This is a predicted structure of a 73-nucleotide RNA (transfer RNA) from Gopherus agassizii. The sequence is in RNAcentral, with records from Rfam. Its Rfam family is "tRNA". It is annotated as a transfer RNA. The organism belongs to Gopherus, within Eukaryota.
């Protein structure tokens, strides 16, 4: 250089082009307990890598771009 895949809360993972992007772990607060752990309840936390395009509607489709992984010579 060519080719291919990935990217979504702090971490991991969902979401057929259509509801306010869902869940687990973790974090914080509360309940419980003599204390901790466990358990239960609640809350916060995402402009879905970036910039454009298509569409009534985009995490999803298209283009460009940057990052990381694989393959080829």
């Nucleotide at each position: 250089c060519c080719u291919u895949c990935a990217g979504u809360g702090g971490c991991c993972u969902a979401a057929u082009g259509g509801a306010u992007a869902a869940g687990g772990c973790g974090u914080u607060g509360g309940c419980u307990u003599c204390c901790u752990a466990a358990g239960c309840c609640a809350a916060a936390g995402a402009u879905u890598g970036u910039g454009g395009g298509u569409u009534c509607a985009a995490g999803u489709c298209c283009c460009a771009u940057g990052u990381g992984g694989g393959g080829u010579g």